Annotation:
Predicted 3D model of an 88-nucleotide RNA (c-di-GMP-I riboswitch aptamer). It matches the Rfam family "c-di-GMP-I riboswitch aptamer". From the family's description: GEMM was predicted in a large-scale screen for bacterial structured RNA regulatory elements. The sequence was found by an Rfam model in a public genome assembly. The model forms 95% of the base pairs in the Rfam consensus. Model confidence (mean pLDDT): 85 of 100.

RNA sequence: CCAGGAGAAAGGCAAACCGUCCGAAAGGGCGGGACGCAAAGCCAGGGGCUAAAGCGGCGCAGGCCGCCAAGUCAGUCCGGCUGCCGCA
Numbered sequence: 001c002c003a004g005g006a007g008a009a010a011g012g013c014a015a016a017c018c019g020u021c022c023g024a025a026a027g028g029g030c031g032g033g034a035c036g037c038a039a040a041g042c043c044a045g046g047g048g049c050u051a052a053a054g055c056g057g058c059g060c061a062g063g064c065c066g067c068c069a070a071g072u073c074a075g076u077c078c079g080g081c082u083g084c085c086g087c088a
Stems, first nucleotide, its partner, number of pairs: 005085001012037002017032006035075001041081003045078002047073003054067005
């Protein structure tokens, strides 16, 4: 330097679900709660999700359909960056 993770210790995170708030939605904040996690720390490049606005179409109209990220997901996965502890 690379690989690697112990029924070890210290410290850490927190799924579902519930309450509340934000959001058009996807989803998110806070509190409770622990299924799990050795990167469940960080980054939207790949990828996933949503489709408000916009554009197009239909309709007398309410509205409906399609496309679309500048929205969102790091606890599906790939990739990138960083990092605690300490046996074999």